[in-house]
Molecule: c-di-GMP-I riboswitch aptamer
Organism: uncultured Bythopirellula sp.
RNA sequence: AAACGGCAAACCGGUCGUGAGGCCGGGACGCAAAGCCAUGGGUCUUCCCUGGAAGAUCGCCAGGCCGCCGAA
Numbered sequence: 001a002a003a004c005g006g007c008a009a010a011c012c013g014g015u016c017g018u019g020a021g022g023c024c025g026g027g028a029c030g031c032a033a034a035g036c037c038a039u040g041g042g043u044c045u046u047c048c049c050u051g052g053a054a055g056a057u058c059g060c061c062a063g064g065c066c067g068c069c070g071a072a
Stems, first nucleotide, its partner, number of pairs: 006031002011026006029059001035065003039062003042057007
């Protein structure tokens, strides 16, 4: 390379949260780490607002950890 497979955006339903958004089911735009970790940056939310605090996102980027198949 190929194959067996894996994950699952938007949207819809349910549910939790003030919110960003999470989880479950349906769904499939994409993904070779779209597996895991909020460590740095970015973005977003809420609260006070000088600037901070608390959160969300790893399917935004970087970094760390771990890892499936594999012909000629």